This is a predicted complex of two RNAs, RNase P RNA and transfer RNA, with 456 nucleotides together.
[in-house]
RNA sequence: CGAGUCGGCCGGGUGGUCGCUGGGGCGGGCUCCACCCGCCCUGGAGGAAAGUCCGGGCUCCGCAGGACAGGGUGCCAGGUAACGCCUGGGGGGCGAGAGCCCACGGAAAGUGCCACAGAAAAUAUACCGCCUGGCGCGCGAGCGCCCGGUAAGGGUGAAAUGGUGCGGUAAGAGCGCACCGCGCCGGCCAACGCCGGUGGCAGGGUAAACCCCACCCGGAGCAAGACCAAAUAGGGAAGCAUGUCGCGCGAGCGGCGAGGCGUGGUCCGCGCCCGCUUCCGGGUAGGUCGCUACAGGCGCACGGCGACGUGCGUCGCAGAUGAAUGAUCACCACGCCGGCAACGGCGAUACAGAACCCGGCUUACAGGCCGGCUCGCCCC
RNA sequence: GCCGGAGUAGCUCAGUCGGUAGAGCAACUGAUUCGUAAUCAGUAGGUCGGAGGUUCGAUUCCUCUCUCCGGCACCA
Numbered sequence: 001c002g003a004g005u006c007g008g009c010c011g012g013g014u015g016g017u018c019g020c021u022g023g024g025g026c027g028g029g030c031u032c033c034a035c036c037c038g039c040c041c042u043g044g045a046g047g048a049a050a051g052u053c054c055g056g057g058c059u060c061c062g063c064a065g066g067a068c069a070g071g072g073u074g075c076c077a078g079g080u081a082a083c084g085c086c087u088g089g090g091g092g093g094c095g096a097g098a099g100c101c102c103a104c105g106g107a108a109a110g111u112g113c114c115a116c117a118g119a120a121a122a123u124a125u126a127c128c129g130c131c132u133g134g135c136g137c138g139c140g141a142g143c144g145c146c147c148g149g150u151a152a153g154g155g156u157g158a159a160a161u162g163g164u165g166c167g168g169u170a171a172g173a174g175c176g177c178a179c180c181g182c183g184c185c186g187g188c189c190a191a192c193g194c195c196g197g198u199g200g201c202a203g204g205g206u207a208a209a210c211c212c213c214a215c216c217c218g219g220a221g222c223a224a225g226a227c228c229a230a231a232u233a234g235g236g237a238a239g240c241a242u243g244u245c246g247c248g249c250g251a252g253c254g255g256c257g258a259g260g261c262g263u264g265g266u267c268c269g270c271g272c273c274c275g276c277u278u279c280c281g282g283g284u285a286g287g288u289c290g291c292u293a294c295a296g297g298c299g300c301a302c303g304g305c306g307a308c309g310u311g312c313g314u315c316g317c318a319g320a321u322g323a324a325u326g327a328u329c330a331c332c333a334c335g336c337c338g339g340c341a342a343c344g345g346c347g348a349u350a351c352a353g354a355a356c357c358c359g360g361c362u363u364a365c366a367g368g369c370c371g372g373c374u375c376g377c378c379c380c
Numbered sequence: 381g382c383c384g385g386a387g388u389a390g391c392u393c394a395g396u397c398g399g400u401a402g403a404g405c406a407a408c409u410g411a412u413u414c415g416u417a418a419u420c421a422g423u424a425g426g427u428c429g430g431a432g433g434u435u436c437g438a439u440u441c442c443u444c445u446c447u448c449c450g451g452c453a454c455c456a
Base pairs, nucleotide, nucleotide: 001376002375003374004373005372006371007370008369009368010367012332013331014330015329016328017327018326020044021043022042023041024040025039026038027037028036029035046351050362051361053360054359055358056357057356058221059220060219061218070217071216072215073214074213075089076088077087078086079085090104091102092101093100094099105212106211110210111209112206113205114204127154128153129150130149131148133146134145135144136143137142162180163179164178165177166176167175181201182199183198184197185196186195187194188193225289226288227287228286235280236279237278238277239276240275243256244255245254246253247252259273260272261271262270263269296315297314298313299312300311301310302309303308333349334347335346336345337344338343381452382451383450384449385448386447387446390405391404392403393402399436407423408422409421410420411419429445430444431443432442433441
């Protein structure tokens, strides 16, 4: 210098003007509260606020003990309020390396599935081969057929019944042996693994198929939940008022009449109403609380490889609800275009925006800064 | 905000212990008819919303993501 890899951080800045919203103070409307107006001070989106995928706090519900069902997790140890998260270690895979990835328990508990091809896909077997024997043909090398042996070689397939070598055999084969692999037993061990003994070897893959084993999980969610509470309608109680007829014990229902209201200039007609007042309780609209102080941020010291923990100091940092966090101007930064340059022009400039809170994971992201490490080339 | 459901041919939908995707309507071609419709015969048309993983193999199983749809307060 180039290529790469890992970790951390920022993610427009400063100032002016005008607004929105939370809190506090002062003054006024009014003597207090509440409310309104004005002024001053002060706070006002994020690393993901997102997806709602996990875990918790909090709230309510039959207080949730056991069993079944259902769901989840899955090497080991630790961290944590908890986790499927994080840290450290082990094992496997990829890469030349730094480094990266892994749902990483059990297939000798049982069941299911394995298309096509292939003899055969798990229970058995043999397509081409190889070989002993028998028969036939051929002068012969050999060829054909049959009964058997074999699974070393070929072939099929994603996958074919431990691997390599030597011996052995008619040819072969854990048939025998050595090493590796595997199972079982014993000792050490957190996992992993190590050591010793023993067995020729059980026997394909699939559990992000059913399942088995171990462990964990009560359900719902702030539109949870609690409180205050208008108008209207309906419920209850008390008081007052109450034409007539029919039915009914009664509440009440129906007809007629009177009255009121609407339509309308008026009448007729048509439609509607026909108990009133006060009080009580539930609920709705609406409002208040939950609502932001916290497993909280920062710094230092100590313990720990680390995640993290302990102690001390310091800071107060959004709480809206038809839902604020904005608009504009100037300069600078950034990007693009033009220009040799000075400079000029353009650009709301990445992803995106709280809604009970917190710890994680995942996903999206213009551009920029810092640090560790690896490889290659060159120079001293 | 919270909780659920669905994406398969142009449209409406099937598709189960994972084996290479169909039906009806629509489209096109031919027959029938003087011609059209109906009818009959046939044909084409699919990134199974997208990406990654498990597996020999994924519409199906798992994870992430995109789009669309539905429900919710309170009371007797």
It holds a member of the Rfam family "Bacterial RNase P class A". Rfam's curators write: Ribonuclease P (RNase P) is a ubiquitous endoribonuclease, found in archaea, bacteria and eukarya as well as chloroplasts and mitochondria.